Source information:
Transfer RNA from an Anaerolineaceae bacterium, 76 nucleotides, folded computationally. The coordinates come from a structure-prediction model, not an experiment, and the mean pLDDT is 83.
RNA sequence: GCCCCCAUCGUCUAGGGGACUAGGACGUGACCCUUUCAAGGUCAAGACCGGGGUUCGAAUCCCCGUGGGGGCACCA
Numbered sequence: 001g002c003c004c005c006c007a008u009c010g011u012c013u014a015g016g017g018g019a020c021u022a023g024g025a026c027g028u029g030a031c032c033c034u035u036u037c038a039a040g041g042u043c044a045a046g047a048c049c050g051g052g053g054u055u056c057g058a059a060u061c062c063c064c065g066u067g068g069g070g071g072c073a074c075c076a
Base pairs, nucleotide, nucleotide: 001072002071003070004069005068006067007066010026011025012024013023018056028044029043030042031041032040049065050064051063052062053061
């Protein structure tokens, strides 16, 4: 330098054009339960990497960028 893959709550992840007001698990907070702690129960907060395009409609498809991973080439 070229090519491929990936990017969603703090972490791991579901999602493949309209079920999204974006769901789940762990974690966190409050309350309940318990003599206390743990466990358990209820509730709550918490995310679509940035920009543009296509579309009636984009987390989802396309382009550019950013970041990460991998492969190939170059290394006089």